[in-house]
Molecule: transfer RNA
Organism: Patescibacteria group bacterium
RNA sequence: GCCCAUGUAGCUCAGUUGGUAGAGCAGUCCCUUCGUAAGGGAAAGGUCAUCGGUUCGACUCCGGUCAUGGGCU
Numbered sequence: 001g002c003c004c005a006u007g008u009a010g011c012u013c014a015g016u017u018g019g020u021a022g023a024g025c026a027g028u029c030c031c032u033u034c035g036u037a038a039g040g041g042a043a044a045g046g047u048c049a050u051c052g053g054u055u056c057g058a059c060u061c062c063g064g065u066c067a068u069g070g071g072c073u
Stems, first nucleotide, its partner, number of pairs: 001072007010025004019056001028042004049065005
């Protein structure tokens, strides 16, 4: 220098042929217990890496940039 993959909640990850984003763990509160652990319940937590484009509508499609990982020379 060229090519490919990945980027979504604090962490690990889903998200199906474009229709308005979820799970587990962690944290908070409550119940249970003499107390703790375990167990149960509830609520909260997201500018979907970023900038543009297409579209009535984009995590999803297209292009640029950035970061990480891998491959080729």